The prediction has a mean pLDDT of 79. A computed fold for a 362-nucleotide RNA from a Candidatus Cloacimonadota bacterium, annotated as Bacterial RNase P class A. Its Rfam family is "Bacterial RNase P class A". About the family: Ribonuclease P (RNase P) is a ubiquitous endoribonuclease, found in archaea, bacteria and eukarya as well as chloroplasts and mitochondria. Taxonomically the source falls in Candidatus Cloacimonadota (Bacteria, Pseudomonadati). It was read from a public genome assembly, where an Rfam model found it.

RNA sequence: CGGGAAGCUCAGAUGUCUGCGCUGUUUCAAGCAGCGAGGAAAGUCCGGACACCACAGGGCAGGAUACUUCCUAACGGGAAGUUGUAGCAAUGCAAAGCCAGCUCCACAGAAACAAACCGCCUGAGCCUGGAAACUUGCUUGGGUAAGGGUGAAAUGGUGGUGUAAGAGACCACCGGUAUCUUUGGUGACAGAGAUAGCCAGGAAUGCCUUAUCCGGUGCAAUGCCAAAUAGGAAGGCUGAUAAGUGCGGCCCGCACGUGAAUGCCUUCGGGUAGGCAGCUUGAGACACUUCGUGAGAAGCGAUCCAGAUGAAUAGACAUCACCCUCCGGGGUACAGAAUCCGGCUUACGAGCUUCCCAUUUU
Numbered sequence: 001c002g003g004g005a006a007g008c009u010c011a012g013a014u015g016u017c018u019g020c021g022c023u024g025u026u027u028c029a030a031g032c033a034g035c036g037a038g039g040a041a042a043g044u045c046c047g048g049a050c051a052c053c054a055c056a057g058g059g060c061a062g063g064a065u066a067c068u069u070c071c072u073a074a075c076g077g078g079a080a081g082u083u084g085u086a087g088c089a090a091u092g093c094a095a096a097g098c099c100a101g102c103u104c105c106a107c108a109g110a111a112a113c114a115a116a117c118c119g120c121c122u123g124a125g126c127c128u129g130g131a132a133a134c135u136u137g138c139u140u141g142g143g144u145a146a147g148g149g150u151g152a153a154a155u156g157g158u159g160g161u162g163u164a165a166g167a168g169a170c171c172a173c174c175g176g177u178a179u180c181u182u183u184g185g186u187g188a189c190a191g192a193g194a195u196a197g198c199c200a201g202g203a204a205u206g207c208c209u210u211a212u213c214c215g216g217u218g219c220a221a222u223g224c225c226a227a228a229u230a231g232g233a234a235g236g237c238u239g240a241u242a243a244g245u246g247c248g249g250c251c252c253g254c255a256c257g258u259g260a261a262u263g264c265c266u267u268c269g270g271g272u273a274g275g276c277a278g279c280u281u282g283a284g285a286c287a288c289u290u291c292g293u294g295a296g297a298a299g300c301g302a303u304c305c306a307g308a309u310g311a312a313u314a315g316a317c318a319u320c321a322c323c324c325u326c327c328g329g330g331g332u333a334c335a336g337a338a339u340c341c342g343g344c345u346u347a348c349g350a351g352c353u354u355c356c357c358a359u360u361u362u
Base pairs, nucleotide, nucleotide: 002357003356004355005354006353007352008351009350010349012320013319014318015317016316017315018314020036021035022034023033024032025031038334042345043344045343046342047341048340049339050218051217052216053215057252058251059250060249062214063213064212065211066210067081068080069079070078071077082095083094084093085092086091096209097208101207102206103203104202105201117148118147119144120143121142122141123140124139125138126137129134156174157173158172159171160170161169175199176198177196178195179194180193181192182191183190184189222277223276224275225274232268233267234266235265236264237263244256245255246254284305286301288299289298290297291296321332322331323330324329
């Protein structure tokens, strides 16, 4: 000087004036005091708190997760590790099962759960040359998978014995696999030894199988108050475990419903759409200490940090901070709470830290 990898911080400050919302003070008002939009408030993707549905009971369908240990209220999240894989590396990504079954692996190739194109060996017949052994070529039967070819991948590799020619057919060593013993580790796993010729793959972000988990709807939940209407019209069902109702779909169970209607269902038509609560004290955020590799946990301290409801949280002036400048001046990203919290994903300006590789110089 260049290329790359992993993380962290901030996201303006001060003063004056004016304006707005909430809380407190006050009978009310005014005045005064305090507070007032993010790291993602976005996406609505997960998990919950809370509310309601009689119990959310059983099952099917459906969905999600999937190495080990730990953290957390929980999670499809996080931390640390193991194995595999990509990369020179820092690092990144992945993770149940292919001996339950099925399906696929184009083209090429003889053949991709099975086989012989070239080749090698051998029996028979014919042909050529030869005294003969044999030789040249063709036809046909059998054996073979060591050599060559195809391909991403072709019966594990090297060497030998053996054979008509070969081949784990057999042997030595190596690799894989299985069983047993053993060392280290909480564990996933890593290592060592013995025995055994046991020796053909890949894909389950293919169908599928296994294990674990999941009731639903959502602050427009839910609760209270007030007001208004047409005490509207038409039709239908039901004899008791009635008809019917019961908050994702279906089935079962169960509960409610109780006397022919002032019960239930369907359709048409009409009224209301207002106010209050929920509403912000939290599985909080912050500082310090201890424990832990870490995510985090515990103890102690101080503190209250928006609650609007067609939607407040702002505007002007001046100075400062940072960047650019022709010295006049200009600019400063992504973007705004709506029940709340923990994660994930996405958008984005300025800066900082550590690590890896490579070049040059000293």